[in-house]
Transfer RNA from an Actinomycetes bacterium, 73 nucleotides, folded computationally. Its mean pLDDT, the model's own confidence on a scale to 100, is 80. RNAcentral holds the sequence, with entries from ENA. It matches the Rfam family "tRNA".
């Protein structure tokens, strides 16, 4: 260079045909108990990589870039 997928929360991934951005691990607080775990509760924590368009409305679509995996030359 060129072709395929990928980028979402502290990590691992959902998110249907464009129509409230979630879940599990993990954090904290609080209960339980001899004590740590565990386990129950409750609760916090997002510029959906960057920047533009289209739309009444974008994580989903359309363009430009940046990065990460696989493949071709």
């Nucleotide at each position: 260079u060129c072709c395929g997928g990928g980028g979402u929360a502290g990590c691992u991934c959902a998110a249907u045909u464009g129509g409230c951005a979630g879940a599990g691990c993990g954090g904290a607080u609080g209960g339980c108990u001899g004590u740590u775990a565990a386990c129950c509760a409750u609760u916090a924590g997002g510029u959906u990589g960057c920047g533009a368009g289209u739309u009444c409305g974008a994580g989903u679509c359309u363009c430009g870039c940046c990065c990460c995996c696989g493949g071709a030359g």